Overview: A computed fold for a 91-nucleotide RNA from a Gemmatimonadaceae bacterium, annotated as c-di-GMP-I riboswitch aptamer. The prediction has a mean pLDDT of 92. The sequence was found by an Rfam model in a public genome assembly.
[in-house]
RNA sequence: CCACGACAAAGGCAAAACCGUCGAAAGACGGUGACGCAAAGCCACGAGGCUAACGCAUGCGCAAGCAUGCCAUGCUAGUCGGGUCGCCGAA
Numbered sequence: 001c002c003a004c005g006a007c008a009a010a011g012g013c014a015a016a017a018c019c020g021u022c023g024a025a026a027g028a029c030g031g032u033g034a035c036g037c038a039a040a041g042c043c044a045c046g047a048g049g050c051u052a053a054c055g056c057a058u059g060c061g062c063a064a065g066c067a068u069g070c071c072a073u074g075c076u077a078g079u080c081g082g083g084u085c086g087c088c089g090a091a
Stems, first nucleotide, its partner, number of pairs: 004089002012037002017032006035078001041084003045081003048076003055070006
C1' cells in the first nucleotide's frame, strides 16, 4: 500500500414513529428518536422499485371540470451493481 473485517479502540451515521416546512405525489430538509449500518460518506452511470404533475388517449359533462389508462424529465445511494474519497489494524 492492497485485500480483509475483531466479543479491539476512538468515534461516526441514523430506520420506523411523531412534530414542523417544502412538494401534485413519491419523497426531501430540520427537530425528537434508534431499527440497524464497516462506508447506512459522496456520485443518478447501469439495473430494479416508487410517484404521475405536465403531456397523450379514452369516457362522462353545455362548459368548467372529473375519472381511468400510459408516460419521468421527478424520487430512491438505508434495493443491487458500478465509480470515488476515507477511521482503525487483530486473524